[in-house]
């Protein structure tokens, strides 16, 4: 000097336009009862801190941490 930071996990996020999947919780339907199988639903300080912009997960700067 290069990388990486986003839901309990493990990751997407396109040319800046107000953030999802999958697994995991919880409720329900189904079952004698449990597994499986479907429905629905809670869950976010996008590491922090600041800039630029009408607008920032995304761009620029600082900064912690972690790979090489």
């Nucleotide at each position: 000097g290069g990388g990486c930071a986003u839901a309990g996990c493990u990751c997407a996020g396109c040319u800046g336009g107000u953030a999802g999947a999958g697994u995991g919780g919880a409720a329900g339907c189904u079952u004698c009862c449990c597994a499986a199988g479907c429905u629905u639903u809670a869950g976010g300080u996008c590491a922090c801190g600041g800039g630029u912009u009408c607008a920032a997960g995304u761009c620029c700067c600082g900064c912690u941490g972690c790979c090489c």
This is a predicted structure of a 68-nucleotide RNA (transfer RNA) from uncultured Mucispirillum sp.
It matches the Rfam family "tRNA". Its family is annotated with triplet codon-amino acid adaptor activity in the Gene Ontology. Rfam classes the family as a transfer RNA.
The organism belongs to Mucispirillum, within Bacteria.
Model confidence (mean pLDDT): 81 of 100.